[in-house]
RNA sequence: CGAUCCCGCGCGGGAGAGCCCGGUGACGGCCCUGGUCGUCGUUCGGGCGCCGAAGGGGCAACUCCUCCCCGGAACCUCUCAGGCGCAAGGACUGCGCGGACCAG
Numbered sequence: 001c002g003a004u005c006c007c008g009c010g011c012g013g014g015a016g017a018g019c020c021c022g023g024u025g026a027c028g029g030c031c032c033u034g035g036u037c038g039u040c041g042u043u044c045g046g047g048c049g050c051c052g053a054a055g056g057g058g059c060a061a062c063u064c065c066u067c068c069c070c071g072g073a074a075c076c077u078c079u080c081a082g083g084c085g086c087a088a089g090g091a092c093u094g095c096g097c098g099g100a101c102c103a104g
Stems, first nucleotide, its partner, number of pairs: 001104001006099008018048006024041008049084003055080001056078003062072002
């Protein structure tokens, strides 16, 4: 001096899964001028259903060890949490920067 690996930060990419009912707001039509129907949207409540890639739990190939135990371990699995318009979030990932360790 110092790659890979590891950690952090910034920018970018980043999937999946829905309806129904009621209330409410706006717009439009009809007419008996105050009702009704339809559409869209927001928000609130209820019902059932669904998704999995924050997190969490479980099993485990494998790993650690002479062996066993303990420990570590998934995007597998469970759906507790979370999510199913947008937004947010989002495992993972590309680039850049910084840090630690170290082969050389």